[in-house]
RNA sequence: GAUGUGGCUCAAUGGUAGAGCACUCACUUUACUAGUGAGAGGUAGUGGGUUCAAAUCUCACUACCAUCA
Numbered sequence: 001g002a003u004g005u006g007g008c009u010c011a012a013u014g015g016u017a018g019a020g021c022a023c024u025c026a027c028u029u030u031a032c033u034a035g036u037g038a039g040a041g042g043u044a045g046u047g048g049g050u051u052c053a054a055a056u057c058u059c060a061c062u063a064c065c066a067u068c069a
Base pairs, nucleotide, nucleotide: 001065003063004062007021008020009019010018015052023039024038025037026036027035045061046060047059048058049057
């Protein structure tokens, strides 16, 4: 200095948190893969502050990464 958001990889410029993959169920198939449809799953690293309203702005702490000494 940068990053921290479902199991994984990533979005979302202050106004109801989404996508792909994976997972579950159903359909399809002799069966598998593939395909189609539906569903479950995250209060956002932790705790404060600002604001009518914070994943977003801000402060501290924390984890990891990078650079310099």